[in-house]
């Protein structure tokens, strides 16, 4: 100290998440020691056992037990007091210890304050004299099951009483009155331990008071002892603390009453602080002791282990009665995610008691269990490379686990075993000596000697021996750290984005790696991070979020000068702020943690002292805020009554005579009973064209004919008056468009609702035709708008510039306008600032100040529910469960748009010609089949891969039958022998099987053989897939699109994303030029360089060509020869807006011209930018990765790919006379040719066949081009058109034409007479229409690709359709409109509201009831002290009874929680229905 997540990207704004630290924690894994801490946080739920408070024989009567002693019938008696049960009695038992229910309070916290009490402790001072009358224990005699109890008898005291004495004590009426005691120990007290009194202390406590102490107004009013006084009681003690009278008070928006929650504070966690969150261990206060009320002793309690009533709960019981109280320490059930041993000692400290020894202390001190925290050790140290072996991983080389380990060599911490052994213990006490302190039984100090350790042991010493001792999470990003495998939106992860649908770094697992480390993790809570409640330290124009306007109340804040005064502010001093912790310095455990000491510090409150600037009070003043006066002025400001004219409807009457009206188009409506139209006339009701304007007035809502009354506010001028009279305002009150509602009016137009006609799939809309409330008015009601500048109201300051509206002064000669110069209003444009930006900017969204209303992610929702308000409608105020990671804001690229503009282009349009109908070809889909192999699917799949399927091709395609190192490639081993090659048999459809036969080698050689190679079997690695995946790829195509785009360096502007550049004006087929310009330049791309075509020149003539000059022929460049021409191929010229004129901006251009063979890119080709379609191909090849291996591989026969009810798609050929058929005849290109073209020439009608010249080809062949021209026949017929189909005969190619091939002849002669919707193609040597060639290919084109002949029409245009380009616009879209989305319906699952109720808690009010106390009465019973005139009084008890009052019960309310048939609406949910609202003019904004 940040990061992650909204988006294509960006900036904001915002929520959610993460990294830290933390805990009385829990859960998984894991687990060697040791110190120090800490451990029922849930049921204040229920407890068994034991044990926590009891001491003192030196108070007292005494004697169960045990001891000593004596007696004894051996049963037990006596005595003693060593000793001590129970009894009385004193002290304590109110401390220690637990727990946090309750409880928002003077409880606590701090700081003051007093009308009080205080045992046991200290100091000081006085007294302790003399009586008495009980009663436990005990004996006796009883009743109970117990637990307890009754009655008679008699005893003591430091127990209980009376005298008596009485002041420094208490009252006082100032006279006086009043009050006490105990005693022991000792042989021996004024002296020692106590007892009484009185005063001080000191610690303790009571009580009162300022100030501080969670939420919640969906609690706003509470309150009768209530707020004061007096009397009276009552308490240690004020005090309505209680009563009785008497007053009507007391709190309360500064928040009362009520309702939830919670013990508080030191501190604690966290944090830079501020704060925020908490309050366990320690400390200190408080409350609480089963639950409820009560007293009672006591110095102190309304008492945890006392006492007494009620109650639940539990136990005992002879059923009649009792008896308990773990929120003490162990420990148990229960409920929980979860929290310990029924230990050990009083040895220390500390407490009670005691005179003391000493007893008792589950306080304490320790020890057990928990890794539940915090600190600190160790599981090894050094060397060690063949980088061993196994793991994992690889590009197969290796790389990693890795000095890791083995292996050497060393050392012993901790834990084990064994023995040593400090200290935690000083003091009390005994004992003996000294020495003080008047005297002493007391008390102090020293010395010696003896006595105390429950537990823990540190430490040292030996002893073996690395031996016993590491694991958790995580490794996509945030966040440090990855490979491989498996799975395949499945399993599953996940804190948030998010991963997983066959290459997963995200899931599991494996090896590495990374962090910590006896621990790692989870999960929960708090604080940070979060400036995300903002006091330090946030915002409100569009992101949440300024009230619709105003007036004004309480509060808040306030101009200037003097003085005063000191509340607040400042300083200085003093008290307090308890310890402990936090923090600094030391020390002390080996270090730490832990503990000690000193310090500082606790930011706090209180006294006091001073200071006076600012704020407050207080007093006197001032005028610059504000107000007030006097004189203008402007205006749709208000509210009333009155007037006007067009319009419009209807009425009534003329004219008039067929249609009007209305839409996109109708219709519905109105008209011959006379409408529309026209024209008088009257009615009626509403609204005020032009002026009229970013013009003017109101607070705002809003205000617009014209007159007139009443009326509110502004301005400006004068600078007379008052003296801060001022700003904001919670609450309140007022005023408040439109709709609505109430009653009474009006009603001409307009109109929700509602009929009607249209559209439409549908149309409860959008258009059209009628229409009712309603719109008007009068009087109330309602109170909300996008009631918007989406900007609260006021006061100040901060450069400018224009423009309007209202006034005032002023120059220039007067006087007017203009101008100048000021004051208010209303407006645009910008500067600096501000802003995330858009944008605002003296009318701020800038700088300050005062106030007030408001926001805190989206949804749920302005919804429930409660309160309120309104006649209702409905306002106001206003949640939570649950749910998602965003929800939003400006701005940016880009898509898109039934958004504009500009522009292009066979895109329309004008022309010509198909195509869709027919038959045939062919390709696909469909269907069928054993099989009909696979791919291609809008354009851009479908004469496409395939330039060519009888077999082969041809494939996992099918049948049947065969094969496995294989049809092929390398490599090792091993075998034999000769093998391989030929030659044949058998079987068989073939493959294959099986089987004779025949038969080369190369070196070396001792000729025996040996060895090599090819080659052959075996056998191991491998081979081979036309299997899958084009969503794993590579190349390669397709398309937008031969469209003008696409992009970059500097520079610039902008927070950034990006813009500029590439935009504008022109111009171009073009981002082609050219000009402007924060841009300058370049780059891929268009354009040029290339190839063809068209002109000419040069140069070269053979296989081409032949004017001229020769010679031949029936005839031909066939020849001789030419080199002119034509053509051939080299290489060259030419065309560039060069020239002229116009337009234009003087530019680029762009129009006409001219000259040329060709004119503005001359025509055609080649070339295809940045990317789009996860476009197309794993079936061309390649390739990653998956899958098959006697099979998904290889080989082979035979069918299949050619099937056929149907569907499209592309082409052929035709319907005919611009034809057709017959005869004759003319004129090319461009290609192919040796397993190849093939002449001539015979023979066949022909297909063809035979024989064969020529030719590796400008030479010879394929090879007659057709269409056209001349003649001629046909005459519009299903034909002399068409040529399908089918029957015979037949040619060729091929091993083989049956499935399934071309061709030919002869016969046969279907369909069809120009083709619906729809649609294709073409702009010139083009379309149309003729033939010709080649690839494939044994054979087999109507496909394709090439050529060349004949050879048009049309284009005015750019509204429209389709596609593209540029500029702008708009957007919720970005997978980019085949986008995004919104609603019901239906289905699942969640949480909520209502609900007839019904069942729990709290609780208010009126009433019953009244235990056990306690206090008042008291006539009944009893009564030891004292008094007595003996009779009794005096006090006491106990009983009655009154009041208070706890549990209880009714009654009727308020709350709150839980449940409910049935219902409401809302979240979510994968692909569901019906629509398409919204987002482009989203198609009606």
């Nucleotide at each position: 100290a940040g990061a992650g997540u909204u988006u294509g990207a960006u900036c904001c704004u915002g929520g959610c998440u993460c990294a830290g630290a933390a805990u009385g924690a829990a859960c998984g894994u894991u687990g060697g020691c040791g110190g120090c801490g800490u451990g029922g946080a849930u049921u204040a739920g229920g407890c068994a056992u034991g044990c926590a408070a009891g001491u003192c024989g030196a108070g007292c009567g005494g004697a169960a037990a045990g001891g000593c002693c004596c007696c004894u019938u051996c049963g037990g008696g006596g005595g003693u007091a060593c000793u001590c049960g129970a009894g009385c009695g004193g002290c304590g038992a109110a401390a220690g210890g637990g727990a946090g229910a309750g409880u928002a309070a003077c409880g606590c916290g701090u700081g003051g304050a007093u009308a009080c009490c205080u045992a046991c402790c200290c100091c000081u001072g006085g007294a302790u004299c003399c009586g008495g009358a009980a009663u436990a224990g005990c004996u006796g005699c009883g009743g109970g099951a117990a637990a307890c109890u009754g009655c008679a008898g008699g005893u003591a005291a430091u127990g209980c009483c009376g005298g008596a004495u009485a002041a420094u004590g208490u009252c006082c009426c100032c006279g006086g009155a009043c009050c006490a005691a105990a005693g022991g120990u000792g042989u021996g007290a004024u002296u020692c331990c106590g007892u009484c009194u009185a005063g001080g202390g000191a610690g303790g406590g009571g009580u009162c008071c300022g100030c501080g102490u969670c939420c919640u107004a969906u609690u706003a009013g509470c309150u009768u002892g209530u707020u004061g006084g007096u009397g009276g009681g009552g308490u240690a003690a004020u005090g309505g603390c209680c009563u009785a009278c008497c007053a009507a008070g007391g709190c309360u928006u500064c928040g009362a009453u009520g309702g939830g929650u919670a013990c508080c504070g030191g501190g604690u966690g966290u944090g830079a602080g501020a704060g925020c969150a908490u309050g366990g261990c320690c400390c200190g206060g408080c409350u609480c002791a089963c639950u409820g009320g009560g007293a009672c002793u006591g110095a102190g309690a309304c008492a945890c282990u006392g006492c007494c009533c009620a109650g639940a709960c539990a136990c005992c019981u002879a059923c009649g009665g009792g008896u308990g109280g773990c929120u003490g320490c162990a420990g148990u059930c229960g409920a929980g995610a979860a929290u310990c041993u029924u230990c050990g000692g009083c040895a220390a400290u500390g407490g009670a008691c005691g005179a003391a020894a000493g007893u008792c202390u589950g306080a304490c001190c320790g020890a057990g269990c928990g890794a539940c925290g915090c600190c600190g050790c160790g599981u090894g140290c050094g060397g060690g490379a063949u980088g061993a072996a196994g793991g994992c991983u690889u590009u197969c080389g290796g790389g990693u686990u890795g000095u890791a380990a083995a292996c050497c060599g060393c050392u012993g911490u901790c834990a084990g075993a064994g023995g040593g052994g400090a200290g935690g213990a000083a003091a009390u006490c005994u004992a003996u000596g000294g020495g003080g302190g008047c005297u002493a039984u007391c008390c102090c100090c020293c010395a010696u000697a003896g006595u105390u350790g429950a537990c823990c042991u540190a430490u040292c010493c030996u002893c073996a021996g690395a031996g016993g001792a590491a694991g958790g999470a995580c490794g996509g990003g945030c966040u440090a750290a990855g490979u491989u495998c498996g799975u395949g939106c499945c399993a599953g992860c996940a804190g948030c984005c998010g991963c997983g649908g066959u290459a997963a770094g995200a899931c599991g697992a494996a090896c590495c790696g990374u962090c910590c480390a006896a621990a790692c993790g989870u999960u929960a809570u708090u604080c940070g991070g979060a400036a995300u409640u903002a006091c330090u330290g946030g915002g409100c124009u569009u992101a949440a979020a300024g009230g619709g306007u105003g007036c004004g109340u309480a509060g808040g804040c306030g101009g200037u000068g003097c003085g005063g005064u000191a509340a607040g502010u400042u300083g200085g001093a003093u008290g307090u702020g308890a310890a402990a912790u936090c923090c600094c310095u030391c020390g002390g455990c080996u270090c730490a943690a832990c503990c000690g000491a000193g310090g500082a510090a606790c930011u706090g409150c209180g006294u006091u002292c001073a200071a006076u600037a600012c704020u407050g009070c207080c007093g006197c003043g001032c005028u610059c805020g504000a107000g007030g006066g006097a004189g203008a002025c402007a205006g749709a400001g208000g509210g009333a009554a009155g007037c006007g004219g067009a319009a419009c409807u209807g009425a009534u009457g003329g004219u008039g005579g067929a249609g009007c009206g209305g839409u996109g188009a109708a219709a519905u409506g109105c008209g011959u009973u006379g409408a529309u139209a026209u024209c008088a006339u009257c009615a009626g009701g509403a609204a005020c064209a032009c002026c009229c304007g970013u013009g003017g007035c109101g607070a705002a809502a809003g205000c617009g004919g014209c007159u007139u009354c009443c009326u509110g506010g502004g301005u400006c001028u004068c600078u007379u008056c008052u003296g801060a009279c001022g700003c904001u305002g919670a609450g309140g009150c007022a005023c408040g468009a439109a709709a609505g509602c109430u009653a009474g009016g009006g009603g001409a137009g307009c109109g929700a609702a509602c009929g009607g006609g249209a559209u439409u799939a549908g149309a409860u809309a959008c258009c059209c035709c009628g229409g009712u409330a309603g719109u008007c008015c009068u009087a109330g009601c309602u109170g909300u708008a996008a009631a918007c500048g989406a900007u609260g109201a006021g006061c100040a300051c901060u450069u400018g510039g224009u423009c309007g509206g209202g006034g005032a002064c002023u120059c220039c000669u007067c006087c007017a306008u203009a101008g100048g110069u000021u004051c208010c209003c209303g407006g645009c444009c910008g500067u600096a600032g501000c802003g995330a930006a858009a944008g605002u900017g003296u009318u701020a969204a800038g700088u300050g100040c005062u106030c007030c209303g408001c926001c805190u992610g989206g949804g749920g929702a302005g919804u429930a529910u409660g309160g309120u308000c309104g006649c209702a409608a409905g306002g106001c105020u206003g949640a939570a469960a649950c749910u998602c990671a965003a929800a939003g804001g400006a701005a940016u690229u880009g898509a898109c748009g039934g958004g504009g503009g500009c522009u292009c282009a066979c895109a329309c349009a004008a022309g010509c010609g198909g195509u869709g109908g027919a038959g045939g070809a062919u390709g696909u889909g469909g269907c069928u089949u054993a099989a009909u192999u696979c791919g291609a699917g809008u354009c851009u799949a479908c004469g496409c891969g395939a330039a060519g399927a009888a077999c082969c091709u041809u494939a996992u395609c099918c049948u049947a039958g065969a094969u496995u190192u294989g049809a092929c490639a390398u490599g090792c081993a091993c075998g034999g022998a000769u093998u391989a090659g030929c030659u044949c048999u058998g079987u068989g459809a073939a493959a294959g099987c099986a089987g004779a036969g025949u038969g080369a080698c190369g070196c070396c050689u001792u000729c025996g053989g040996g060895u090599g190679g090819a080659a052959c079997g075996u056998g191991c690695a491998c081979a081979g897939g036309u299997g899958c995946u084009g969503c794993a790829u590579g190349g390669c195509u397709g398309u937008c699109g031969u469209c003008a785009g696409c992009u970059c360096g500097u520079g610039u502007c902008g927070u950034g994303a990006g813009a500029u550049g590439u935009c504008g004006g022109g111009u171009u087929a073009a981002g082609u030029c050219c000009c402007u310009u924060a841009a300058c330049g370049a780059g891929c791309g268009a354009a040029a360089c290339c190839c063809u075509u068209a002109u000419c020149g040069u140069u070269a003539g053979u296989u081409g060509c032949c004017a001229g000059c020769g010679a031949g022929u029936a005839a031909u460049g066939g020849u001789g020869g030419g080199a002119a021409c034509u053509c051939u191929a080299a290489g060259g010229a030419g065309a560039c807006u060069a020239c002229c004129g116009g337009u234009g901006a003087u530019a680029a251009a762009c129009c006409g011209g001219a000259g040329g063979a060709a004119g503005g890119u001359g025509g055609g080709g080649a070339u295809u930018a940045c990317g789009u379609c996860a476009a197309g191909u794993c079936a061309u090849c390649a390739u990653g990765g998956c899958c098959c291996u006697u099979a998904u591989g290889g080989g082979a026969u035979g069918g299949g790919c050619g099937a056929c009810a149907c569907a499209c798609g592309u082409g052929c050929u035709a319907c005919a006379a611009u034809g057709g058929c017959c005869a004759g005849u003319a004129c090319a290109a461009a290609g192919g040719g040796c397993a190849g073209c093939c002449a001539a020439c015979u023979c066949g009608c022909g297909a063809g066949a035979g024989u064969g010249c020529g030719c590796a080809a400008a030479u010879c062949c394929c090879a007659u081009a057709a269409a056209g021209c001349u003649g001629g026949u046909c005459g519009u017929a299903g034909u002399c058109c068409g040529g399908a189909u089918u029957g015979g005969a037949g040619u060729c190619u091929g091993c083989a034409a049956c499935u399934c091939g071309a061709c030919u002849c002869c016969a046969u002669g279907a369909a069809g007479u120009u083709g619906g919707a729809a649609u294709c193609g073409c702009u010139a040597g083009u379309a149309a229409u003729c033939g010709u060639g080649a690839a494939u290919c044994a054979g087999a084109a109507u496909g394709u690709c090439a050529c060349g002949g004949u050879g048009a029409a049309u284009a005015c245009g750019u509204u429209c359709c389709c596609g593209g380009g540029c500029c702008u616009u708009g957007u919720a879209c970005a997978c980019a409109c085949c986008g995004c989305c919104c609603g019901u319906c239906a289905c699942a699952u969640c949480a909520u509201g209502g609900g007839a109720g019904u069942g729990g808690g709290c609780u208010g009010c009126a009433a019953a009831a009244g235990a056990a106390g306690u206090g008042g009465c008291u006539a009944g019973u009893c009564u030891a002290a004292c008094c007595u005139u003996c009779g009794g009084g005096g006090g006491g008890a106990c009983g009655g009874u009154c009041a208070c009052c706890a549990c209880u019960u009714u009654g009727u309310g308020g709350u709150u929680c839980a449940u409910g048939a049935c219902u409401g609406g809302g979240a979510u949910g994968a692909a569901g229905u019906c629509g398409u609202a919204a987002c482009a003019a989203g198609g009606u904004a």
A computed fold for a 1485-nucleotide RNA from an uncultured prokaryote, annotated as small-subunit ribosomal RNA. Its mean pLDDT, the model's own confidence on a scale to 100, is 84. Its Rfam family is "Bacterial small subunit ribosomal RNA". Rfam links the family to the GO terms ribosome and structural constituent of ribosome.